Molecule: transfer RNA
Organism: Aquarana catesbeiana
RNA sequence: GUGUUGGUGGUGCAGUGGAGAGCAUAGCUGCUUUCUAAGCCGAUGACCCGGGUUCGAUUCCCGGCCAACGCU
Numbered sequence: 001g002u003g004u005u006g007g008u009g010g011u012g013c014a015g016u017g018g019a020g021a022g023c024a025u026a027g028c029u030g031c032u033u034u035c036u037a038a039g040c041c042g043a044u045g046a047c048c049c050g051g052g053u054u055c056g057a058u059u060c061c062c063g064g065c066c067a068a069c070g071c072u
Base pairs, nucleotide, nucleotide: 001071002070003069004068005067006066007065010025011024012023013022018055028042030040031039048064049063050062051061052060
């Protein structure tokens, strides 16, 4: 330089055109417990950036950035 795959709460992942974007875990509040741990309840927090297509984009297309892997 080029090709492929990926980028979603703090972390690890799902979602592949329309539903309040979900799950696990960490942290926080409360319950339980003599206390801790475990368990249960609740709240908070996320679609890498820019443009295009579409009535509607996390999802499709183009460009950029970043990461992993391959080729040279």